RNA sequence: GCCGUUGUGGCCAAGCCCGGUUAAGGCGACAGAUUCGUAAUCUGUAGAUCGAGGGUCCGAAUCCCUCCAACGGCU
Repeated sequence: GCCGUUGUGGCCAAGCCCGGUUAAGGCGACAGAUUCGUAAUCUGUAGAUCGAGGGUCCGAAUCCCUCCAACGGCU
């Protein structure tokens, strides 16, 4: 230098191919119940507009372009 994969709450992760109106779920956090108390269990609450920027579209996490980062391959 070229090619490929990946990037979504604090962590993991579905949704992307085939666009559709409020972005699942698990762990964790906080509050409550339970307990003499802790753990476990149960209930509830908060937290992401999707790596960054731009474009197409009535509408973009999803399609297109550029860039950034991580990993892998080739030279």

Predicted 3D model of a 75-nucleotide RNA (transfer RNA) from a Promethearchaeati archaeon. Taxonomically the source falls in Promethearchaeati (Archaea). The sequence is in RNAcentral, with records from ENA. The coordinates come from a structure-prediction model, not an experiment, and the mean pLDDT is 84.